[in-house]
Context: one part of a larger RNA
C1' cells in the first nucleotide's frame, strides 16, 4: 500500500468502491427502437336502432389500435479478459496502395414511363414453430428510357513532382459510359367540374468537389521467463500471368527459380490482454494493469457467409457439436462475459429498487417515443476524509478495587457534587439549487419533504481493540509447575514466571483495533 478476507467491536455523515474463484450453469422481468410529414390496409369494447331473441344495421369510437411494405438505427452505448508473445499494444511515421452513412461548405440536376409484391381475401397443411396455392393493391420499394460533367474508362500531347510502378495540374482535346423520388406548409391572379396545375417556403432525392470526424493497410523502434527447447521452413522465399479486395501484398491460384529465418536466440513449449496510469522508493529501480480513460480480443463451443457506408455482427442468419426445455414423436425452441436476481464454486463481493428531471444516444419536421447508457436511491466500516460520545470547576484525595515493609501507595479530578453548552441523533415548522428546453397556455425534479434554515428538550442516546521479556512504548499480585499454554525472530514454562492464565495498573491506536495473504 490493498477490489481484500477473518476475529472482536460499532454513534452519525460525505465521497468513492464491491465475484480477484467456475469465459461454469441459468428460472423470471427489463436492457433497441423509431418514423403516418415515404406507402397501402384497417379493427374491437362501449353508446344507438331493429329483432323471429339466433342475430342484423348506421354513426361515433377512428383513419385510432394493430400488423405489414419502406427508411434510418440495430457495427453506438453496456459486459468480460477466455484467447493472443502478435504490427495485439505503445510511440514515431507512411498510404503517390485506400474506404467513409449521418454532419458542414461549394457547384449542377430532380424529365418521362413500366411491371410486380407483402399486408388483405379465399382455400389448404401442421400439435406447435411455421408454411403452401390462387386472387387484389400502394410507395421515397423494384426495373427500363431520356438527359449529364469538373465523375469513370480509353487515346493524344504539355508542365511539374517522385528512387520507381506512378502521381498532380491545366487541355472547355477526343471517344465511350454512368443518376434521381418524392413529402409537408402557405397562396393573390390565371387554367381546371374537381383533384390539382402554377407560385413560394421547408424537408428530402441524384451527381460532383472539398472538409471534419471515423476506419483499413504498411513500416522503424520499444516492453515476459527459461537453451534441461538448436536448428526451423513447401505457399515455404522470390519472380511472371491471371484472380480477389475499398486497397498493397504468396491474400489465393497456375507455372518458374531455390530460396527465407536462426546464439543479436529462430523453431517449439510455458506464462500473459497492451497502455495512460496505480503502489512503493530520495532517486535509479522494483511491483502491478481493480475502479476511470484509450486500443485490442471475445459473446455456449467450432466453422461460415448474408445484409450493409461500416459486421463476418453479445440480445441477426446458416451448419456442426455439447447442454437445457417443449412435443400430438412427425418436429421445434434457447444462449445473462447487458441490469437486477438464482443455485453452484469459494476465505470472499450488493437490490429481481426509482426515474428518464438532468447529461448523452437512436428515430422523428416537431410533439414525442425508446434508452438497466446514465442520474439517483438501497445493502456492506470495503476504503479514504472530517465529526460526536461533552466543557469548566471540584479533596493532601469519598467508597470500592489492586498492591503493601500495614506506615501507606495507586486507581484519581477520576467519580459524586456545582455551573455551562447542545454538534450529531430525536421531535416540530419552513423548504430548495440542480430547469433549460418544449409548449398557445397550463405545466415539467427520480433524488425528496432530501440538503439547508428555524425552534424544542435534556449530558441527555453513542468506545472499543491490541499489546506491556528484548527487538518495541508500557509491571505488579495471584494461579499454574517443561503441565496447561505462548511464540514474528531470539525464545518463555521443570515452585517466588514483568514471556502461560486471571486481576489491578500501564502503553498505543481509536469507530475502529488486531490477524492472515500479496507488493515495494
Nucleotide at each position: 500500500a490493498u477490489c481484500a478476507a477473518c476475529g472482536g467491536u460499532u454513534g452519525a455523515g460525505g465521497c468513492g468502491u464491491g465475484c480477484c474463484u467456475c469465459a461454469g450453469a441459468c428460472a423470471u422481468g427489463c436492457a433497441a427502437g423509431u418514423c403516418g410529414a415515404a406507402c397501402g390496409c384497417g379493427a374491437a369494447a362501449g353508446c344507438c336502432c331493429c329483432u323471429u331473441c339466433g342475430g342484423g344495421g348506421a354513426g361515433c369510437a377512428a383513419g385510432u389500435a394493430g400488423a405489414g411494405u419502406g427508411g434510418c438505427g440495430c457495427a453506438c452505448g453496456g459486459g468480460u479478459g477466455a484467447g493472443u508473445a502478435a504490427c495485439a499494444c505503445g510511440u514515431a511515421g507512411g498510404u503517390a496502395a485506400u474506404c467513409u452513412a449521418c454532419c458542414u461548405u461549394c457547384g449542377g440536376a430532380u424529365g418521362g414511363g413500366g411491371a410486380a409484391u407483402a399486408a388483405c381475401a379465399a382455400c389448404c397443411g401442421g400439435a406447435a414453430a411455421c408454411g403452401g396455392u390462387u386472387g387484389c393493391u400502394a410507395a421515397u420499394a423494384c426495373c427500363g428510357c431520356a438527359u449529364a460533367a469538373u465523375g469513370c474508362a480509353g487515346c493524344g500531347g504539355c508542365a511539374c513532382c517522385u528512387a520507381a510502378u506512378g502521381g498532380u495540374g491545366a487541355c472547355a482535346g477526343u471517344u465511350g459510359u454512368u443518376a434521381a423520388a418524392g413529402c409537408g406548409g402557405g397562396g393573390g391572379a390565371u387554367c381546371g367540374u374537381a383533384a390539382g396545375a402554377c407560385c413560394u417556403c421547408g424537408c428530402g432525392u441524384c451527381u460532383g468537389a472539398a472538409g471534419a470526424g471515423g476506419a483499413g493497410c504498411c513500416u522503424g523502434c520499444g516492453g515476459c521467463a527459461g537453451a534441461u527447447u538448436a536448428g526451423c521452413u513447401a505457399g515455404u522465399u522470390g519472380g511472371u500471368a491471371a484472380g480477389g479486395u475499398a486497397a498493397c501484398g504468396g491474400c489465393c491460384c497456375a507455372c518458374c527459380a531455390a530460396g527465407g529465418c536462426g546464439a543479436c536466440g529462430a523453431c517449439g513449449g510455458g506464462u500473459a490482454g497492451c497502455c495512460g496510469g496505480c503502489c512503493u522508493g530520495a532517486g535509479a529501480g522494483g511491483g502491478u494493469g481493480a475502479a476511470c480513460g484509450g486500443c485490442c480480443a471475445c459473446a455456449c463451443u467450432g466453422g461460415g457467409a448474408c445484409u450493409g457506408a461500416g459486421a463476418c455482427a453479445c440480445g441477426g442468419c446458416c451448419c456442426a457439436g455439447a447442454c437445457u426445455c417443449c412435443u400430438a414423436c412427425g418436429g421445434g425452441a434457447g444462449g445473462c462475459a447487458g441490469c437486477a436476481g438464482u443455485a453452484g464454486g469459494g476465505a470472499a463481493u450488493c437490490u429481481u429498487g426509482c426515474g428518464c428531471a438532468a447529461u448523452g444516444g437512436g428515430c422523428g419536421a416537431a410533439a414525442g417515443c425508446c434508452u438497466g447508457a446514465c442520474g439517483c436511491a438501497g445493502c456492506g466500516a470495503c476504503g479514504c476524509c472530517g465529526c460526536a460520545u461533552g466543557c469548566g470547576g471540584g479533596a493532601c484525595g469519598a467508597a470500592g478495587g489492586c498492591c503493601c515493609u500495614c506506615g501507606g501507595g495507586u486507581u484519581g479530578u477520576a467519580a459524586a457534587c456545582c455551573g455551562c453548552u447542545u454538534u450529531c441523533a430525536g421531535c416540530a415548522g419552513g423548504g430548495a439549487c440542480g430547469a433549460a428546453g418544449c409548449g398557445a397556455a397550463a405545466g415539467u425534479g427520480a433524488c425528496g419533504g432530501u440538503a439547508c434554515c428555524u425552534g424544542c428538550a435534556g449530558a441527555a442516546g453513542a468506545a472499543g481493540g491490541u499489546c506491556c521479556g528484548g527487538c518495541c512504548a508500557a509491571c505488579u499480585a495471584c494461579g499454574u509447575g517443561c503441565c496447561a499454554g505462548c511464540a514474528g525472530c531470539c525464545g518463555c514454562g521443570g515452585u517466588a514466571a514483568u514471556a502461560c492464565g486471571u486481576a489491578g495498573g500501564g502503553a498505543c491506536c481509536g469507530a475502529g483495533c488486531g490477524u492472515u495473504g500479496u507488493c515495494c

Predicted 3D model of a 520-nucleotide part of an RNA (small-subunit ribosomal RNA, 5' domain) from an uncultured bacterium.
The RNAcentral record of the full RNA draws on ENA.
The coordinates come from a structure-prediction model, not an experiment, and the mean pLDDT is 87.